RNA sequence: ACCCGUGUAGCUCAGAGAACAGAGCGCAGGUCUACGAAACCUGAGGUCGAUGGUUUGACUCCAUCCACGGGUA
Numbered sequence: 001a002c003c004c005g006u007g008u009a010g011c012u013c014a015g016a017g018a019a020c021a022g023a024g025c026g027c028a029g030g031u032c033u034a035c036g037a038a039a040c041c042u043g044a045g046g047u048c049g050a051u052g053g054u055u056u057g058a059c060u061c062c063a064u065c066c067a068c069g070g071g072u073a
Base pairs, nucleotide, nucleotide: 001072002071003070004069005068006067007066010025011024012023013022018056027043028042029041030040031039049065050064051063052062053061
């Protein structure tokens, strides 16, 4: 320099055009217990990397940029 992939909650990841964007773990509260742990219940937490474009409608498709990973020379 060129090519490919990834970017969604604190962490690991789903979501392949339309409905309030979800799960597990973690975190907070509660039930239980003599107290904890476990178990169960409830809850908080997201400008979906950024900007633009396509579309009636974008996390999802397209372009550019940024970050990270890999490959070729």
Molecule: transfer RNA
Organism: Hahella sp. CCB-MM4